[in-house]
Context: one part of a larger RNA
RNA sequence: UGACGGGGACCCGCACAAGCGGUGGAGCAUGUGGUUUAAUUCGAAGCAACGCGAAGAACCUUACCAAGUCUUGACAUCCCGAUGACAGGUGAGUAAAGUCACCCUCUCUUCGGAGCAUUGGAGACAGGUGGUGCAUGGUUGUCGUCAGCUCGUGUCGUGAGAUGUUGGGUUAAGUCCCGCAACGAGCGCAACCCCUAUUUUUAGUAGCCAGCAGGUAAAGCUGGGAACUCUAAAGAGACUGCCGGGGAUAACCCGGAGGAAGGUGGGGAUGACGUCAAAUCAUCAUGCCCCUUAUGAUUUGGGCUACACACGUGCUACAAUGGCGUAAACAAAGGGAAGCGAGCCGGUGACGGUAAGCAAAUCCCAAAAAUAACGUCCCAGUUCGGAUUGCAGUCUGCAACUCGACUGCAUGAAGCUGGAAUCGCUAGUAAUCGCGGAUCAGAAUGCCGCGGUGAAUACGUUCCCGGGUCUUGCACA
Numbered sequence: 001u002g003a004c005g006g007g008g009a010c011c012c013g014c015a016c017a018a019g020c021g022g023u024g025g026a027g028c029a030u031g032u033g034g035u036u037u038a039a040u041u042c043g044a045a046g047c048a049a050c051g052c053g054a055a056g057a058a059c060c061u062u063a064c065c066a067a068g069u070c071u072u073g074a075c076a077u078c079c080c081g082a083u084g085a086c087a088g089g090u091g092a093g094u095a096a097a098g099u100c101a102c103c104c105u106c107u108c109u110u111c112g113g114a115g116c117a118u119u120g121g122a123g124a125c126a127g128g129u130g131g132u133g134c135a136u137g138g139u140u141g142u143c144g145u146c147a148g149c150u151c152g153u154g155u156c157g158u159g160a161g162a163u164g165u166u167g168g169g170u171u172a173a174g175u176c177c178c179g180c181a182a183c184g185a186g187c188g189c190a191a192c193c194c195c196u197a198u199u200u201u202u203a204g205u206a207g208c209c210a211g212c213a214g215g216u217a218a219a220g221c222u223g224g225g226a227a228c229u230c231u232a233a234a235g236a237g238a239c240u241g242c243c244g245g246g247g248a249u250a251a252c253c254c255g256g257a258g259g260a261a262g263g264u265g266g267g268g269a270u271g272a273c274g275u276c277a278a279a280u281c282a283u284c285a286u287g288c289c290c291c292u293u294a295u296g297a298u299u300u301g302g303g304c305u306a307c308a309c310a311c312g313u314g315c316u317a318c319a320a321u322g323g324c325g326u327a328a329a330c331a332a333a334g335g336g337a338a339g340c341g342a343g344c345c346g347g348u349g350a351c352g353g354u355a356a357g358c359a360a361a362u363c364c365c366a367a368a369a370a371u372a373a374c375g376u377c378c379c380a381g382u383u384c385g386g387a388u389u390g391c392a393g394u395c396u397g398c399a400a401c402u403c404g405a406c407u408g409c410a411u412g413a414a415g416c417u418g419g420a421a422u423c424g425c426u427a428g429u430a431a432u433c434g435c436g437g438a439u440c441a442g443a444a445u446g447c448c449g450c451g452g453u454g455a456a457u458a459c460g461u462u463c464c465c466g467g468g469u470c471u472u473g474c475a476c477a
Stems, first nucleotide, its partner, number of pairs: 001477002004473002007471007015461002019425005026316008034307002042053002064302007073125001077124002079121006088103005106115003127291002130289003136285002138280003141276001143274001148187006154163003167178003193268004198236007212223003239262001242256005318418001322377005328371001334365003339358002343354004384415001389410007431453007
């Protein structure tokens, strides 16, 4: 000087407390451990691994296993020879691929050849998701959006170092004020950026009978209009600016006015010096080591989907603030051409047939659902709950047996609110309700977004956890 203390002082955080809803019990989905297996590919491991890499394993993917094949190779560059094509088509053969046969079949030219392609050969080489993340780059997590981390000059100290950065206040903040052997500065904080809340102007192929006219079963449907909504560009607006009180006349704090918004308005992006030999050699790149008729390449089939069990994360429930039926209402944000697909017809339905429109503020996906109204059920393992199983089907796709999703009929399991323990959340939040997208042929209860309805509680900082500053002790460096 740090680190540490079941030392002290001060401060903060959904850290506790006050509340609301969960997990832990059930069934299922999904990931992991274990076990099994020919293989169940590999990685991730307290917080910070476990719906994680994977924004989507039937084949492919695929790295694993079994079997069949290839050896200058599936891919790149170079050399020599041969051919004129290669590709494509047909046939044989095969589990498939490799393989064989036939058909078809190049360009330019100064006719010397050249280009290009295929094939044969020789090696240089290719190739490796093989090892090492404790050899590395790059990227990422975490402490933590915590308020810290440093430097120059000066001064003090023999020196390591100290000071500044401590102190009195204050703040979300090393934020600001005052003081001070310090005076300044940098990286962080804040602001500058984006979205959102109010409004003005400009602009109207979406919106409006607002005002006028036409028109309909209904309809911005038509003429027309630019007022409103909206869209999207440029502005305005919030700065403790104003008033009162407190404070050291400061910083700042409390209250008020005006205002759509008030003291950082709300949300996002943004992550200092560093810590964990943290993660990743399987995104990629890369040193060294290893394989080279195989640890490379290719094909078929299987596996990654196994199942006594254990754990994590979720979904659905156990019901009456509910289930079911009928007929009504109100979003936002997105996607669409190998696409979205209206309408009509067929089907109980998944869906099929036909087909308008739309590269989309114009058409389509598209029905929002919780909600409100009416009816029914009457507390029961039920008109709760939907697992499991049987049968019959639909769709995607060469192909749904291993191993897809969906539909109809039948079946109707556990479950009556969950032990010890444990998690999230402070406001348009929790809870609850539906909608969309990426990936994607098909395949979400996951992920990323969107809006609808919409709470309770916070006395307070004694205690638990984590963090910051000062100080003290010291068996540590």

Predicted 3D model of a 477-nucleotide part of an RNA (small-subunit ribosomal RNA, 3' major domain) from an uncultured bacterium. RNAcentral holds the full RNA, with entries from ENA and SILVA.